Source information
Predicted 3D model of RNase P RNA and transfer RNA as a complex of 437 nucleotides. The prediction has a mean pLDDT of 76. Rfam match: Bacterial RNase P class A. From the family's description: Ribonuclease P (RNase P) is a ubiquitous endoribonuclease, found in archaea, bacteria and eukarya as well as chloroplasts and mitochondria. Gene Ontology terms of the family: tRNA processing, dimeric ribonuclease P complex and ribonuclease P activity. Rfam classes the family as a ribozyme.

């Protein structure tokens, strides 16, 4: 220069006028004014993961059942996320992909086609031997599985001896099991030996092993007030002993207690199933300092940790972030908070930094 | 804002322990029957199984991302 991999960053700019919204101050007429400051993203999206916060008196143990991961290290609050190897695929490389553990635990499936699809098999076909024979050819025993054919897939693969034809029937590589060795924390990775091939595929089929898992959700939850009300029907269950004038008290037992069950400990007392039927246009918290951003120095390949230092940075509830004028330029994409954070995904015009592979050409 | 469910033919719905032509009724076309036309009988046409991408020999059915629709909850 062109081609092409990776990671990071930006996503209209400055200004002037009139608004919206939250905070602080100050003034009064308590809801306005005036100053002063803050006001959307890298994805706020999707709600697929993993947390923190609430509640469910749930508090603790053991088992079942569901869910959920699934190469080895590591990072983290946790992760099904990141990262650094390893195997395995694609590439000239740079690099990228990969739900990537177990099928000699057991149960199922493997349609069609095809001789045979899971305790393997012989249509064509090669080969021997024996009859026929119109000499093309055919039947019959028995041998094999090289070659055809079916199929997604037919019980290793080339070669070379062997051999009537052939076969791991022998050998040599490759593959595949199993034992040692050597280098890794592992995962595997090199080497050596043996063993003729047993063990087809699907676990995002059940399922077996390993680990990890209670449940709901800010409309969660608490507090204030105001109204209703401890609501009405219809069924089921409400057990035993003592006591009392009396369901009056007690003790056992029963039943509730956020997947089940069983025991401990507690708590609470009618519990339960169907319909009906009030009320939820009240107000404050939650709710904005946080697993926080930026800068810099150590550690570590990294993911990320420590340590100092320095900022405050949306908080609404019909619910705010928006109009308009100049002026400039490449004329501007996807999209707009609603408890908070890590993540994953999906949308995205166009632009910009770095790093690095290839091919050309030049010194 | 959280939260649960569904999409297969012009419509209403079957088929999900994967197996090859994906069915049924209504509609829709042709015949038949009638003087015509409804019914009725015979046939026949029609399907990105919401979409993409993976597993698998093989997907409507498993698994994953997205799309559209619809219900609850103060």
């Nucleotide at each position: 220069u062109c081609a092409g991999a990776c990671g990071g960053c930006c996503g209209g700019a400055c200004g002037g006028u009139c608004g919206c919204u939250c905070c602080g101050c100050a003034g009064c007429u308590u809801g306005c004014u005036g100053c002063g400051g803050g006001g959307a993203g890298g994805a706020a999206a999707g709600u697929c993961c993993g947390g923190g916060c609430u509640c469910c008196a749930c508090g603790g143990a053991u088992g079942c059942g569901g869910g959920g991961c699934g190469c080895c290290g590591g990072g983290u609050a946790a992760c099904g996320c990141c990262c650094g190897g390893c195997g395995g695929g694609a590439g000239c490389a740079a690099u990228c992909c990969c739900a990537g553990g177990g099928a000699a635990a057991g149960c199922g499936c493997c349609g069609c086609a095809g001789a045979g699809a899971g305790c393997a098999g012989a249509c064509c076909g090669c080969c021997g031997c024996g009859g026929a024979u119109u000499c093309g050819u055919u039947c019959g025993c028995g041998g094999c599985a090289a070659g055809g054919g079916u199929g997604a897939a037919a019980g290793g693969g080339u070669g070379c001896g062997g051999u009537a034809a052939g076969a791991g029937c022998g050998c040599a590589c490759c593959g595949c099991g199993c034992c040692c060795c050597u280098g890794g924390c592992a995962a595997c990775a090199g080497g050596g030996g043996c063993g003729g091939c047993a063990u087809g595929g699907c676990a995002a089929g059940c399922c077996a092993c390993g680990c990890c898992u209670g449940g709901a959700g800010c409309a969660a939850g608490a507090c204030c007030a105001a109204g209703u009300a401890g609501g009405g029907a219809c069924g089921g269950c409400g057990g035993g002993c003592c006591u009392u004038g009396a369901g009056u008290g007690g003790c056992c037992g029963g039943g509730c207690g956020a997947g089940c069950a069983u025991c401990c400990g507690c708590g609470c007392c009618g519990c339960u199933g169907u319909c009906c039927g009030g009320g939820u246009a009240g107000g404050u918290c939650g709710c904005g300092c946080g697993a926080g951003g930026c800068g810099c120095g150590c550690c570590g390949c990294g993911a990320g940790g420590c340590g100092c230092g320095u900022c405050c940075c949306a908080g609404a509830u019909g619910a705010a972030u928006g109009a308009u004028c100049g002026u400039c330029c490449u004329c501007g994409a996807c999209a707009g908070a609603a408890c908070c954070c890590g993540g994953c995904u999906u949308a995205c015009a166009g632009g910009c930094c770095g790093u690095c592979u290839g091919a050309c050409c030049g010194c | 804002g959280c939260g649960c469910c569904g999409g297969u033919a012009g419509c209403u719905c079957a088929g999900u322990u994967g197996g090859a032509u994906a069915g049924a009724g209504c509609a829709c076309c042709a015949g038949a029957c009638u003087a015509c036309g409804a019914a009725u009988c015979u046939g026949g046409g029609g399907g990105u199984c919401g979409g993409g991408g993976g597993u698998u020999c093989g997907a409507a059915u498993c698994c994953u991302c997205c799309c559209c629709g619809g219900c609850g909850c103060g």